[in-house]
């Protein structure tokens, strides 16, 4: 050049038949202990890679664009 996969929270991710974005490690505060490991509460953090289309409604459909990976040349 051409097919094909992924892209979601600080990291590893679920959410695939379109209806409120979620876990798990971490992070903050607070309880309990003289402290510390650790246990329990609570809380913060997402423009769903980016732009456009189609729906009352999109993380999910449809088109282009960016990166990564992997096949063919």
């Nucleotide at each position: 050049g051409g097919g094909c996969c992924u892209g979601u929270a600080g990291c590893u991710u679920a959410g695939u038949u379109g209806g409120u974005a979620g876990a798990g490690c971490g992070c903050u505060u607070c309880c309990a202990u003289g402290g510390c490991a650790u246990g329990g509460a609570a809380g913060a953090g997402g423009u769903c890679a980016g732009g456009a289309g189609u729906u009352c409604g999109a993380a999910u459909c449809u088109c282009c664009u960016c990166a990564g990976g992997u096949c063919c040349a």
Predicted 3D model of a 73-nucleotide RNA (transfer RNA) from Parcubacteria group bacterium M10-OD1-1. Its Rfam family is "tRNA". Its family is annotated with triplet codon-amino acid adaptor activity in the Gene Ontology. It is annotated as a transfer RNA.